[in-house]
A computed fold for a 72-nucleotide RNA from an Atopobiaceae bacterium, annotated as transfer RNA. Model confidence (mean pLDDT): 81 of 100.
RNA sequence: GUCCCCAUCGUCUAACGGUUAGGACAUCGCCCUUUCAAGGCGACGACACGAGUUCGAAUCUCGUUGGGGGCA
Numbered sequence: 001g002u003c004c005c006c007a008u009c010g011u012c013u014a015a016c017g018g019u020u021a022g023g024a025c026a027u028c029g030c031c032c033u034u035u036c037a038a039g040g041c042g043a044c045g046a047c048a049c050g051a052g053u054u055c056g057a058a059u060c061u062c063g064u065u066g067g068g069g070g071c072a
Stems, first nucleotide, its partner, number of pairs: 001071007010025004018055001027043005048064005
């Protein structure tokens, strides 16, 4: 230089173009317990960025950024 893949809560991970963006762990609160742990209930919290297509985009297209890989 060129080609391919990936980017979603703090972490990991789901999601036919129409979902309240779900789950697990973590954190916080309450219950339970003499206390802690375990357990139960609840809360908090995310679509890398910019355009485009579409009635409607986390999802499709293009570009940027970052990461990984192949060839040179």